Context: one part of a larger RNA
RNA sequence: UUGGGCCUAAAGCAUCCGUAGCCGGUUCUGCAAGUCCCCCGUUAAAUCCAGCUGCUCAACAGAUGGGCCGCGGAGGAUACUACAGAGCUAGGAGGCAGGAGAGGCAAGCGGUACUCAGUGGGUAGGGGUAAAAUCCGUUGAUCCAUUGAAGACCACCAGUGGCGAAGGCGGCUUGCCAGAAUGCGCUCGACGGUGAGGGAUGAAAGCUGGGGGAGCAAACCGGAUUAGAUACCCGGGUAGUCCCAGCCGUAAACGAUGCAGACUCGGUGAUGGGUUGGCUUCGCGCUAACCCAGUGCCGCAGGGAAGCCGUUAAGUCUGCCGCCUGGGUAGUACGGUCGCAAGACUGAAACUU
Numbered sequence: 001u002u003g004g005g006c007c008u009a010a011a012g013c014a015u016c017c018g019u020a021g022c023c024g025g026u027u028c029u030g031c032a033a034g035u036c037c038c039c040c041g042u043u044a045a046a047u048c049c050a051g052c053u054g055c056u057c058a059a060c061a062g063a064u065g066g067g068c069c070g071c072g073g074a075g076g077a078u079a080c081u082a083c084a085g086a087g088c089u090a091g092g093a094g095g096c097a098g099g100a101g102a103g104g105c106a107a108g109c110g111g112u113a114c115u116c117a118g119u120g121g122g123u124a125g126g127g128g129u130a131a132a133a134u135c136c137g138u139u140g141a142u143c144c145a146u147u148g149a150a151g152a153c154c155a156c157c158a159g160u161g162g163c164g165a166a167g168g169c170g171g172c173u174u175g176c177c178a179g180a181a182u183g184c185g186c187u188c189g190a191c192g193g194u195g196a197g198g199g200a201u202g203a204a205a206g207c208u209g210g211g212g213g214a215g216c217a218a219a220c221c222g223g224a225u226u227a228g229a230u231a232c233c234c235g236g237g238u239a240g241u242c243c244c245a246g247c248c249g250u251a252a253a254c255g256a257u258g259c260a261g262a263c264u265c266g267g268u269g270a271u272g273g274g275u276u277g278g279c280u281u282c283g284c285g286c287u288a289a290c291c292c293a294g295u296g297c298c299g300c301a302g303g304g305a306a307g308c309c310g311u312u313a314a315g316u317c318u319g320c321c322g323c324c325u326g327g328g329u330a331g332u333a334c335g336g337u338c339g340c341a342a343g344a345c346u347g348a349a350a351c352u353u
Stems, first nucleotide, its partner, number of pairs: 003325004007307002012321001014201004021194003025088006033081002035077003039073004048066003052062003091191001092188003095184003103177007110154002115149007125136002162169002206247006215241002220236004258320006266298004271293009302309002326353003335346004
C1' cells in the first nucleotide's frame, strides 16, 4: 500500500535469451470499439442537496424539485487510442569492404623455474628464525656440472590497454565458431522496447566416477612463542589445487548504481575505425584538425543528507521489469520444489525492543 523510495541509510534478480502481458516510429484511407456531445428510458423506498410547509424553535416529519452511481437504446463528431487496408524510412534486421581484440572450443609445439632420479666433482655442515628448535647430512647432504623424468605455470611485453552478457579471458602456431566497432547506404520495411512464469550460462569451494600429482597446501603431526596458544612463526603433510565426464548454483557474482530510448556547457588522456591536409627513410610509418564507437580523469548547469554524481548521470523525461516498508527473532522454523550430499530457492510467527 491511490504514498515515498532502491550507489553508501531497508531495497536492482549473478548475467543474458525469451513466452504471456504492458508499451510502441511516420503518412493516407476506412470503420467507429474506447473517447466526446445531444436526446429517450431506467436507476424501488429510505438516505443526500435546495428552498417551502407542519410540530412555539430545533432535532424530526411532509410534499415538490434536483442530485449520486451507473445501465440500456437512438442520433451525431473523428483529434487521439484500438482495429482493417495501402504506403514510407529516421528505429531494428540483413548484406558487402578493409581492419582491431588475453572472445570461445579443439589440436600441436615451446620456455624458465621448482622437485625427483642417474653420473661426475667436492667436504662438513645445511636449512630455518627476531632468536631457536624440530628437520636433512659421513649410508656423503648443502653446493657445482651434466643427463633424464614428471606435473603445474606462462616472467619481460603489460598499459585506470583490449575482448566478453556476466562469471571471466594472457607463451607460440594452426583449424573451427561467435560477437562488437567503423565505412558503404545495396536489401527488408516497425519486423521494435521490456519481460511475470520459463530456458541457458554462471568464480572459488564442495560432491560422484575415472585419471594425474611437481610445487603449494585446509585437516593433521611435530618444533617454537605464550600464563595458555586448538593461532600468528618454523619443519613436515593428506584431501584439494590439474585433466575427462556429471552434479552443485552460490560470492563484497560490486560500478554495492536493472534494461532500452530521447534531451542537457565544456576541458584533457589513452584504444579501435574513418575523412581531409602536411611530412615521408613510400612501411599496416610520423603528424595536425574533424567524425563515430567504446574506455578514464576533471568539471558547468542541475541533482544530492552529505560523500559525491555530472553526455559512461546519481541531471531532465518516457516505457517495462525486479525489489524495500523500524531493529532483533531470521534468511531461522514449518511446508513445498530442486540436490547424491553439503545445501540452494521460496520464506513466516509468537515474543522482544
RNAcentral holds the full RNA, with entries from ENA and SILVA. A computed fold for a 353-nucleotide part of an RNA from uncultured crenarchaeote, annotated as small-subunit ribosomal RNA, central domain. Lineage of the source: Archaea > Thermoproteati > Thermoproteota. The prediction has a mean pLDDT of 88. Its Rfam family is "Archaeal small subunit ribosomal RNA". Gene Ontology terms of the family: ribosome and structural constituent of ribosome.